[in-house]
Parts: sequence; structure tokens; C1' cells
RNA sequence: GGCCCUGUAGCUCAAUGGCAGAGCAACUGACUCUUAAUCAGCAGGUUGAAGGUUCGAGUCCUUCCAGGGUCACCA
Repeated sequence: GGCCCUGUAGCUCAAUGGCAGAGCAACUGACUCUUAAUCAGCAGGUUGAAGGUUCGAGUCCUUCCAGGGUCACCA
């Protein structure tokens, strides 16, 4: 340098172009002598960035950024 993959809640991940969700964690409450466990509830989002297509984009297209893989180059 070429090609490919990934990027969504604090973490791990879903979501056929049609209401952005789950588990765990955190927080609040119940329970408990206390902790843990358990139960209930609440909250948490610039879907990496900027544009484009579309009635409608996390999803499709372009460029860029970050990470990873692979190939090539490198006497």
C1' cells in the first nucleotide's frame, strides 16, 4: 500500500429498509442480624464521523476515523 471484517447503553451482543432492544453491570426498593444471593422497579443511546439515496436508514451508496485479519512490499 491492496483486499476483507468489525464499530449500536458502562460491558457482551441483537435488531428482514418500517416503534432502537436483551443479558450482565449500575441505581432505588423489598427480603436478610450484616454481606452475598433472590425478588420487584427505575434509569441509561449523537447506532464511530460527515454526506448521499429513500416516504422512511443501525441496515443501502460515497468519503473519512479507529481496531482486527490477510496479502504484497521491505537486500
Predicted 3D model of a 75-nucleotide RNA (transfer RNA) from Candidatus Leptofilum gracile. It was read from a public genome assembly. It matches the Rfam family "tRNA". The family's RNA type in Rfam is transfer RNA. NCBI's taxonomy places the organism under Bacteria, Bacillati, Promineifilales (SeqCode), Promineifilaceae (SeqCode), Candidatus Leptofilum.